[in-house]
C1' cells in the first nucleotide's frame, strides 16, 4: 500500500479432544486480515483461588491496544 501479481493466514459456526474456567488443540468452514507472521516485558479485559472490600498470586486473550524482531510484491 495499488479494482497489480503470486501466495499465506483463518472469525463465527460444527465435529472430535484438552481444561475447575477463561481459552485451546485437530479436522471442517471463511467473517475478515498489508503482517490476522512471532515474541505475554507494558497497557487493557477476561478465568481461578483467596475474601467484608481492597490488594494479591497463578492462568487465559498477539484477530484488545502498544511496543520489538522478522517476511512477499513493486505501481503511485
Nucleotide at each position: 500500500g495499488a479494482c497489480a501479481a503470486g501466495a499465506g493466514c483463518a472469525a463465527a459456526c460444527c465435529a472430535c479432544g484438552g481444561g475447575c474456567a477463561a481459552c485451546u488443540g485437530u479436522g471442517g468452514g471463511g467473517c475478515g486480515c498489508a503482517a490476522a507472521g512471532c515474541c505475554g516485558c507494558g497497557g487493557a479485559u477476561c478465568g481461578u483461588c483467596a475474601g467484608g472490600c481492597a490488594c494479591g498470586a497463578c492462568g487465559a486473550u498477539a484477530g484488545c491496544c502498544a511496543g520489538g524482531c522478522u517476511g512477499c510484491c513493486g505501481a503511485a